[in-house]
RNA sequence: CCCUUAUCAGGAGCAGCAGAGGGAUCGGCCCGAAGAAGCUGCAGCAACCCCCAACGAUGGGAAGGUGCUAAUUCCGACAGCAAAAGCUGGAAGAUAAGAG
Repeated sequence: CCCUUAUCAGGAGCAGCAGAGGGAUCGGCCCGAAGAAGCUGCAGCAACCCCCAACGAUGGGAAGGUGCUAAUUCCGACAGCAAAAGCUGGAAGAUAAGAG
RNA backbone atom coordinates (compact mmCIF):
# COMPACT_ATOMS: atom_id res chain seq x y z
C1' C A 1 0.00 0.00 0.00
C1' C A 2 -3.86 -3.46 -0.82
C1' C A 3 -7.49 -7.47 0.63
C1' U A 4 -10.90 -9.95 4.33
C1' U A 5 -13.85 -9.66 8.75
C1' A A 6 -15.91 -6.86 12.90
C1' U A 7 -17.35 -2.20 15.13
C1' C A 8 -18.51 3.15 14.70
C1' A A 9 -26.11 6.82 18.96
C1' G A 10 -22.25 5.02 24.52
C1' G A 11 -17.57 6.35 27.27
C1' A A 12 -13.20 9.27 28.89
C1' G A 13 -8.67 15.63 30.07
C1' C A 14 -5.50 18.23 32.88
C1' A A 15 -0.55 20.37 32.97
C1' G A 16 4.16 21.99 30.39
C1' C A 17 6.44 23.51 25.62
C1' A A 18 4.66 25.81 21.26
C1' G A 19 2.12 29.79 18.49
C1' A A 20 -2.38 29.59 13.97
C1' G A 21 -4.66 26.63 12.65
C1' G A 22 -8.17 22.28 13.29
C1' G A 23 -12.71 19.03 12.65
C1' A A 24 -9.90 12.85 6.43
C1' U A 25 -11.81 15.04 1.22
C1' C A 26 -15.68 18.69 -0.93
C1' G A 27 -20.01 21.72 0.74
C1' G A 28 -22.17 23.29 5.26
C1' C A 29 -21.81 24.17 10.19
C1' C A 30 -18.64 24.48 14.20
C1' C A 31 -13.98 24.67 17.44
C1' G A 32 -9.64 28.08 18.10
C1' A A 33 -5.25 34.27 21.20
C1' A A 34 -10.23 32.78 27.43
C1' G A 35 -4.55 29.47 22.89
C1' A A 36 -5.52 25.47 17.00
C1' A A 37 -2.01 21.68 15.01
C1' G A 38 2.22 19.24 16.88
C1' C A 39 5.48 17.32 20.94
C1' U A 40 6.05 15.77 26.22
C1' G A 41 4.30 14.18 31.13
C1' C A 42 0.56 12.34 34.03
C1' A A 43 -4.50 10.78 34.29
C1' G A 44 -8.73 8.48 32.24
C1' C A 45 -12.20 5.62 28.72
C1' A A 46 -13.01 1.29 26.08
C1' A A 47 -12.16 -3.96 25.71
C1' C A 48 -10.19 -5.57 19.22
C1' C A 49 -5.80 -8.55 20.46
C1' C A 50 -4.69 -10.32 25.34
C1' C A 51 -5.32 -12.81 30.58
C1' C A 52 -8.52 -15.99 33.85
C1' A A 53 -12.77 -19.42 34.66
C1' A A 54 -12.55 -25.09 30.85
C1' C A 55 -11.74 -25.87 24.86
C1' G A 56 -16.80 -23.18 22.88
C1' A A 57 -21.33 -20.30 24.09
C1' U A 58 -20.88 -17.14 28.19
C1' G A 59 -18.95 -14.50 32.43
C1' G A 60 -14.99 -11.82 34.78
C1' G A 61 -10.24 -8.89 34.46
C1' A A 62 -6.95 -4.84 32.68
C1' A A 63 -0.44 -6.57 33.44
C1' G A 64 0.94 -6.12 28.19
C1' G A 65 0.07 -4.59 22.23
C1' U A 66 -3.05 -1.02 19.77
C1' G A 67 -6.90 2.74 19.83
C1' C A 68 -9.47 6.80 21.81
C1' U A 69 -10.59 11.24 25.48
C1' A A 70 -15.91 18.77 21.43
C1' A A 71 -20.24 18.08 18.54
C1' U A 72 -23.69 10.46 16.12
C1' U A 73 -17.84 9.03 11.88
C1' C A 74 -20.38 16.96 13.77
C1' C A 75 -24.18 16.94 9.39
C1' G A 76 -24.63 16.07 4.21
C1' A A 77 -22.29 14.01 -0.46
C1' C A 78 -24.50 8.22 -3.96
C1' A A 79 -29.17 5.29 -4.36
C1' G A 80 -34.23 3.95 -2.90
C1' C A 81 -38.88 5.31 -0.36
C1' A A 82 -41.69 9.84 1.18
C1' A A 83 -45.96 15.72 -0.04
C1' A A 84 -42.57 16.99 3.69
C1' A A 85 -40.19 16.09 8.19
C1' G A 86 -37.49 12.07 7.70
C1' C A 87 -36.16 6.69 7.18
C1' U A 88 -33.23 2.69 5.04
C1' G A 89 -29.11 0.99 2.39
C1' G A 90 -24.45 1.94 0.08
C1' A A 91 -19.79 4.54 -0.75
C1' A A 92 -15.87 6.89 1.71
C1' G A 93 -13.26 7.28 6.30
C1' A A 94 -11.48 5.62 11.24
C1' U A 95 -9.94 1.58 14.53
C1' A A 96 -8.78 -3.57 15.52
C1' A A 97 -7.41 -8.57 14.17
C1' G A 98 -5.68 -11.49 10.27
C1' A A 99 -3.84 -12.44 5.04
C1' G A 100 -0.75 -10.73 0.70
A computed fold for a 100-nucleotide RNA from an Ardenticatenaceae bacterium, annotated as SAM riboswitch aptamer (S box leader). It matches the Rfam family "SAM riboswitch aptamer (S box leader)". Rfam's curators write: The SAM riboswitch is found upstream of a number of genes which code for proteins involved in methionine or cysteine biosynthesis in Gram-positive bacteria. Gene Ontology term of the family: regulation of gene expression.